The RNA shown here (transfer RNA) has 75 nucleotides and comes from a Candidatus Nanoarchaeia archaeon. Rfam family: tRNA. Its mean pLDDT, the model's own confidence on a scale to 100, is 80. RNAcentral holds the sequence, with entries from ENA.
[in-house]
C1' cells in the first nucleotide's frame, strides 16, 4: 500500500440473503409489585439496542457511499 470479515440493550442472540403486520422480538441480568416472618424460588410488569455520517426510496437494522474500531489475508 491492496482485499476481506465483523459491528443491534449491560451481556448473549433473532430479523440483513429478498427492504414492508417491526412499537426492532427473545433470553439473561436490571428496577417495581404480588408471594413470604424476612430471603430465595414463582408470577406479573416496566424501562433499555441497529457503530458514526451521508445518499437511494412512499419506507432502510436490511441497499448503496465514505468513515471508525477490532480481527484475518496478501505485498
Nucleotide at each position: 500500500g491492496g482485499g476481506g470479515a465483523u459491528a443491534u440493550c449491560g451481556u448473549c442472540u433473532a430479523a440483513c440473503c429478498c427492504g414492508g403486520u417491526u412499537u426492532a422480538g427473545g433470553a439473561u441480568g436490571a428496577g417495581u409489585g404480588c408471594c413470604u416472618c424476612c430471603a430465595a424460588a414463582g408470577c406479573a410488569c416496566u424501562g433499555g439496542a441497529u457503530g458514526u455520517a451521508g445518499g437511494u426510496u412512499c419506507a432502510a437494522a436490511u441497499c448503496c457511499u465514505a468513515c471508525u474500531a477490532u480481527c484475518c489475508c496478501c505485498a